[in-house]
Annotation
The prediction has a mean pLDDT of 80. This is a predicted structure of an 80-nucleotide RNA (c-di-GMP-I riboswitch aptamer) from a Deltaproteobacteria bacterium. Rfam family: c-di-GMP-I riboswitch aptamer. Its family is annotated with cyclic-di-GMP binding in the Gene Ontology.
RNA sequence: GUUUAAAAAGGCUAAACCUGUCGUGAGGCAGGGGCAGAAAACUACGGGUCUUUUCUGAAAAAGACAGCCGGGUUGCAUGA
Numbered sequence: 001g002u003u004u005a006a007a008a009a010g011g012c013u014a015a016a017c018c019u020g021u022c023g024u025g026a027g028g029c030a031g032g033g034g035c036a037g038a039a040a041a042c043u044a045c046g047g048g049u050c051u052u053u054u055c056u057g058a059a060a061a062a063g064a065c066a067g068c069c070g071g072g073u074u075g076c077a078u079g080a
Base pairs, nucleotide, nucleotide: 002080003079012037013036017032018031019030020029021028022027035067041073042072043071045070046069047068048065049064050063051062052061053060054059
């Protein structure tokens, strides 16, 4: 540096839901909570889903989701 099936060690994150708060909304933040995760760390680049607005529709614009998939960057431990 690359790779890593199973097991081990130190651990880490935190689904649904509840409370408060911000937002038209999807949803975000904080506390509780624990479904699950080997990158569930970061990133909106490609796709996808969702929201708002316009519109007769087709479609377009703006936004949200990283725990939807892929990509990019970075990281712990063990074995080889």